The RNA shown here (c-di-GMP-I riboswitch aptamer) has 80 nucleotides and comes from a Geobacteraceae bacterium. Its Rfam family is "c-di-GMP-I riboswitch aptamer". About the family: GEMM was predicted in a large-scale screen for bacterial structured RNA regulatory elements. The sequence was found by an Rfam model in a public genome assembly. Its mean pLDDT, the model's own confidence on a scale to 100, is 82. Lineage of the source: Bacteria > Pseudomonadati > Thermodesulfobacteriota > Desulfuromonadia > Geobacteraceae.
RNA sequence: GUCGCCAAAGGGUAAAGCACGAGCAAUCGUGCGGCACAAAGCCACCAGUCCUGUGAUAGCAGGCUAGAGGGGCUGUGAAG
Numbered sequence: 001g002u003c004g005c006c007a008a009a010g011g012g013u014a015a016a017g018c019a020c021g022a023g024c025a026a027u028c029g030u031g032c033g034g035c036a037c038a039a040a041g042c043c044a045c046c047a048g049u050c051c052u053g054u055g056a057u058a059g060c061a062g063g064c065u066a067g068a069g070g071g072g073c074u075g076u077g078a079a080g
Base pairs, nucleotide, nucleotide: 005080012037013036017032018031019030020029021028022027035067041073042072043071045070046069048065050063051062052061053060054059
C1' cells in the first nucleotide's frame, strides 16, 4: 500500500404511524416521527410480490416496488 472481518469517533439514512397533496391503483412527494440499517447510497438488468388492462385459462402489454432476492456502479473512518 491492497484485500477481508469489524470496534470506536465524526456523521448519514429514516420503519410503522399521523397530516397535506398526486395517482384508477400499486405507490410516490413534503412535514412531523424513529423501527432499524456499514451501503437501508444509486441503477428496474434478471427474477419475484403488488397494481391496471386484456383473456375461458395459460398468457400478453403497461406500471410500481431498490428497508424481500440476485447482479452492476460508487462510498466514510479505521484501533484490532